[in-house]
A computed fold for an 82-nucleotide RNA from Arthrobacter sp. ISL-65, annotated as Fluoride riboswitch aptamer (crcB RNA motif). Of the family's consensus pairs, 100% are formed in the model. Its mean pLDDT, the model's own confidence on a scale to 100, is 75. Rfam family: Fluoride riboswitch aptamer (crcB RNA motif). Rfam links the family to the GO terms response to fluoride and positive regulation of gene expression.
RNA sequence: UGUUGUAACGGUGAUGGAUCCCACCGGGACCGGUUGAUCGCCGGUCUGGACCGCCGAUGUGGCUGAUGGUUCCUGCCCCUAC
Numbered sequence: 001u002g003u004u005g006u007a008a009c010g011g012u013g014a015u016g017g018a019u020c021c022c023a024c025c026g027g028g029a030c031c032g033g034u035u036g037a038u039c040g041c042c043g044g045u046c047u048g049g050a051c052c053g054c055c056g057a058u059g060u061g062g063c064u065g066a067u068g069g070u071u072c073c074u075g076c077c078c079c080u081a082c
Stems, first nucleotide, its partner, number of pairs: 009026005016073003020069002027047008053063003
């Protein structure tokens, strides 16, 4: 110095929030700042990725759910008791 692995971190998981766990994505380009300069770091812009429910005879059709999973809170609906 390079490669691989591990760890950490960011993002996503059909209706809100949080803990923990799980799964998936994590690239590229340009500009500015820092410096004698480069690397690195920071900021910004554009772009890529995970993601954007199901059935259907495709109809002004039908169905499940505030979780990816667990628990709690909030919102909504029903029943019972006071």